[in-house]
Context: one part of a larger RNA
RNA sequence: CGAUUGAGAAGGAACUCGGCAAAAUACUCUCGUAUCUUCGGUAGAAGAGAGCUUGGGUGAACGAAAAGAGGUUCAGACAAGGGCAGAAAAGAGGGGAGGGCGACUGUUUACUAAAAACACAGGUCUCUGCAAACUCGGAAGAGGAGGUAAAGGGGCUGACGCCUGCCCGGUGCCUGAAAGAUAACUGAAAUUGUGCAAGCAAGGAAGGGAAGGACAGGUAAACGGCGGUCGUAACUCUAACGAUCCUAAGGUAGCGUAACCCACUGACCGAUAAUUACGGUCCGGCAUGAAUGGCGUAACGACUUUCCCACUGUCUCCUCAAUCGACUCAGUGAAAUUGAAAUUCGCGUGAAGAUGCGCGGGUCCCAUGGCUAGACGGAAAGACCCUAUGCACCUUGACGACAGCCUUCUCUUGGGAGGCUCGUUUUCUUCUAUAGCCUACGUGGGAGUCAUAGAAGCUUCUUCGCCAGGAGGAGUGGAGACAACAUUGGAAGACCACGGUGGAAAACGAGCCUCUCUCAUCUCGAAAAAAGAACCCCAGAGGAGGGUUCAAAAAUUAAAAAAAGAGAGACAGGGGAUGGUGGGUCGUUUGGCUGGGGCGGCGGCCUUCGAAAGAGUAACGAAGGCGUACAAAGGUUUCCUGAUGACCGAUGGAAAGGGUCAUCGAAGUGUAAGAGCCCAAGGAAGCUUGACUGUAAGACCGACACGUCGAGCAGGUACGCAAGUAGGUUCUAGUGAUCCGGUGAUUUCGCAGGGAGGAGUCAUCGCACAGCGGAUAAAAGGUACGCUAGGGAUAACAGGCUGAUCCUUCCCGAGAGUUCCUAUCGACGGAAGUGUUUGGCACCUCGAUGUCGGCUCUAGAUGACGGGAGGCUGGAGCAGGUCUCAACCGUUGGACUGUUCGUCCAUGAAAAUCUAACGCGAGCUGGGUUUAGAACGUCGUGAGACAGUUCGGUCCCUAUCUACCAUGGGGGACAGAAGAGUGCGGGGUCUCGUUCCUAGUACGAGAGGACCGGAAUGAACAGACUUCAAGUGCACCCGUUGUUCUCUUCUGAGCACCGCGGGGUAGCCUAGUCUGGAUGGCAUAACAGCGGAAAGCAUCAGCGUUUGGAAGGCCUCCUCAACACUACUCUUCUUGGAUUCUUAGGAAUCUUUCCGUUUGUUCGAGACUAGGACAUGGAUAGGCUCGAGGUGGAAGCGGUGUGAGCCGUGCAGCUGACGAGUACUAAUACGG
Repeated sequence: CGAUUGAGAAGGAACUCGGCAAAAUACUCUCGUAUCUUCGGUAGAAGAGAGCUUGGGUGAACGAAAAGAGGUUCAGACAAGGGCAGAAAAGAGGGGAGGGCGACUGUUUACUAAAAACACAGGUCUCUGCAAACUCGGAAGAGGAGGUAAAGGGGCUGACGCCUGCCCGGUGCCUGAAAGAUAACUGAAAUUGUGCAAGCAAGGAAGGGAAGGACAGGUAAACGGCGGUCGUAACUCUAACGAUCCUAAGGUAGCGUAACCCACUGACCGAUAAUUACGGUCCGGCAUGAAUGGCGUAACGACUUUCCCACUGUCUCCUCAAUCGACUCAGUGAAAUUGAAAUUCGCGUGAAGAUGCGCGGGUCCCAUGGCUAGACGGAAAGACCCUAUGCACCUUGACGACAGCCUUCUCUUGGGAGGCUCGUUUUCUUCUAUAGCCUACGUGGGAGUCAUAGAAGCUUCUUCGCCAGGAGGAGUGGAGACAACAUUGGAAGACCACGGUGGAAAACGAGCCUCUCUCAUCUCGAAAAAAGAACCCCAGAGGAGGGUUCAAAAAUUAAAAAAAGAGAGACAGGGGAUGGUGGGUCGUUUGGCUGGGGCGGCGGCCUUCGAAAGAGUAACGAAGGCGUACAAAGGUUUCCUGAUGACCGAUGGAAAGGGUCAUCGAAGUGUAAGAGCCCAAGGAAGCUUGACUGUAAGACCGACACGUCGAGCAGGUACGCAAGUAGGUUCUAGUGAUCCGGUGAUUUCGCAGGGAGGAGUCAUCGCACAGCGGAUAAAAGGUACGCUAGGGAUAACAGGCUGAUCCUUCCCGAGAGUUCCUAUCGACGGAAGUGUUUGGCACCUCGAUGUCGGCUCUAGAUGACGGGAGGCUGGAGCAGGUCUCAACCGUUGGACUGUUCGUCCAUGAAAAUCUAACGCGAGCUGGGUUUAGAACGUCGUGAGACAGUUCGGUCCCUAUCUACCAUGGGGGACAGAAGAGUGCGGGGUCUCGUUCCUAGUACGAGAGGACCGGAAUGAACAGACUUCAAGUGCACCCGUUGUUCUCUUCUGAGCACCGCGGGGUAGCCUAGUCUGGAUGGCAUAACAGCGGAAAGCAUCAGCGUUUGGAAGGCCUCCUCAACACUACUCUUCUUGGAUUCUUAGGAAUCUUUCCGUUUGUUCGAGACUAGGACAUGGAUAGGCUCGAGGUGGAAGCGGUGUGAGCCGUGCAGCUGACGAGUACUAAUACGG
């Protein structure tokens, strides 16, 4: 010093984030119990009282008995007894009030979260008709369930009460089916290849063809959502009211500064001395709100929050005691760590915070106990942050894929009936504009055709119709009916052939729907001997694997096939192909620059500046453009000249047309800027296409790849008389590599040959591949559940540099201060300083420098809050203002909040500012921030997120070195010791109030009211002490409970926190007592003087001076102190003898004196050491005797009482540490 305990004066939560911890309460009985209530509860509410022992009595039960006597226990009442105290010890609820959340009992992160999270009964939505939905499985099969909609699965909500509004536009889900567009499949045309051809092959259009999508409805206790502006009322405010825009609809009831409110500590009320908390109310709800449920709510809660009572060492403010550690000795004996160490301080320097470098200071050597400021201490290749063409997991409207599900086709897959539809063929039929005798399909042929094998006409039936009529059948009838011609018309008719439109019938083919059959297929359909077996799936097979049944007992029926039988049925199921859906699952992507990252911005090309007179040259430097245009805005030939200013000149002006002159880095030049261009590259006109083909010496630029200029040659061309010019545009932007694919051309290749297919070459087309040298045809997010590799190449803390900002000072002095810049204030401006703010930079540290606040403890600065000294004052006094000097001391307690800060209450002389890693976590705390849980609001489709809020949430380290606080050992100090002293030097102390006197004086009209000087008394602080007042006092005394033992009684003893309780000696202590800060001197600060210059005056001039002047400095006071290595001074004592050796200096041994302690007895001394006392010539300790003090009346005996008990003997007995006496015990010995 710690841990675990016991006790505590006065106060009683002032402690603290918070009553954490502790204390208190506690049992039984009796009495008595509010509010609210779901009437059960709340409730042990709260609160009050009693309890022992003894005696007798009464009552009941038990037991016993023939009956009775007797015994035990329980309950009540009465009387008596002693004690401080009777649930006497142990065990054993603290209580009350308000709010939040959750109804409740339960469950949960085994190892930091027990909760408001989960669950829950209840509510509701939805799916599911049984071979159920759903789940597991590849399948067989199993669960669901041997259950059947009062059942089962899934979602949401979460007892109960009152309720649950509006929106179907979006996303989902459900329902529907007309038209449209499609996959496989069906279908088959054009076309192509080849061949002499027939043909064969390729080809695949139109058409047909599901689900899904689209479309149309429905659905919110599905996912979800639920506005703005302007105006208006008899003060003002507000707006019942009106207008307008938008919406799918515009938030209803309720609640509301809330677990939701940023601003915010909202406003008011309550509670408090004081309240960022708490309760109530209000309502501008940043950003409440109705089963993501809204609002209430009795009961309940190791939940969270506020208050009160009780209680206390939580605190003011700590003290004492006990035990175990620590310490010492004996024994045993780890660990992390460790470059090597011979391991100081200050200032500076330095990769920017030095034991190690520089300059100074300090320092004899070595240990022990302590302490933790440093060793950027130990531990863990930082978890924050960034980086990685890292990882993982999660999400979805990322990209891609795969299960699953839906769909169509096909196979398994057969028969029959009916209906409908489509196609082909055949037969038949239909066809009306107007005109025309009239119902003219088209074209061709055509002059005849039909008719007793029955014409016209008539009756009737069927059908079509433009309502005129047409066609056909049956009957009747009994001989003609048409065409040509003419007319009309675009077309002319009888008759024949072919074809079209619509339709009918038949045959064949196909499809669809409905029904049906049974033979595929599927399902249902008791069990059984023996054997651990049989069967099923999987597979070609075996093995392995997966699954089912039976294997307990009894009885009956049947027969060896797993049957009879029943149901379904070409569907279902299954194999293959198709389209859709598909975070259910899987694989991945989600880029870069960047004064950290993110957000924002940017990314290619052109022009200028930056760019420093060659080229080139960076920045998230300063300015702008481009992603084209033009058939003339190209070529050529020939012409032409613009803008501005001045002057002249009718109307005529700043600007109209004309003239002269001047300037041009001007106009103009499609477009930015620069460079250029009057010889025009500017402006026109004529003719035109060189906006050509094939090439190219040589250069520029340049990492490469790109890019740029280009005379000349060949061909053919335009303009020009010609020379000539022309391979786009005054120039510099107008862009994209490679791969892949398309088109045109091209005997370049052509897998035996010929072709073809397919390539190549030339030309050309397809990229906002704009992240523009382009990773893929194809890609978004979250991580606080996270992980890894790295980084101080890069952020957050701290340091460093800087000093914009902040703070302080100074200069100027407009102004105001009645007047007057400077008593005081000081604009517009200017100059510095400090390194406390917010920043900038990114220099040490990411193989770790722990972060806010509080507590504890320390030092410093001064820009000075109080006390001290002074100048000025717009200083009468008191009280102030301002400036100068001064760092010696001091600088409070509370309410609220995590707070620093701040607001407030109450004091006070004052409640100063700042620094020390925003001092201090190997010193404490852990409330805040900043892991994992959970919730609210908001954002997000979601995973999730929020310098928003809310509840909860592991703080390790035995100290090696330095530093510091103590204590020793050694050596030195020129012989060895003892005892005194000096003080170089160090440290400490250093404060202030109030009252009174001077004096109600000076001053002042008064009200008020001093300086200077003197006295008293306090506060806080410091040192010492224990007489007093207290505390403690575990080997003192007494009382007493339970139990055990001493056989029992008595007396005692053990244990129960020292069992509990009442007192208390010594010691230690505070809250108790005493003392302290002084005074004086010296030298000074600001300031104030005296003398007195620099030619005279002035002047505290730096000159002279025996000048003054402060709580401050140095002494005076206290304390350490000669290792003060310059090691000091004084006094006293001793340095003797013998033997041996000798290099003749001395050395060794023995023994006295003297000195000492490592021995002993010990201590108010002490961790160990050390220090003090004593050691027989002795009181050092123990014992004994006596006493002090404490306790409080012992045991035994006697007396008395029924008894508990009481009285007497007797201020008794007992008594640790205190005092005195007394050798009874123990103080043995040793060294040189």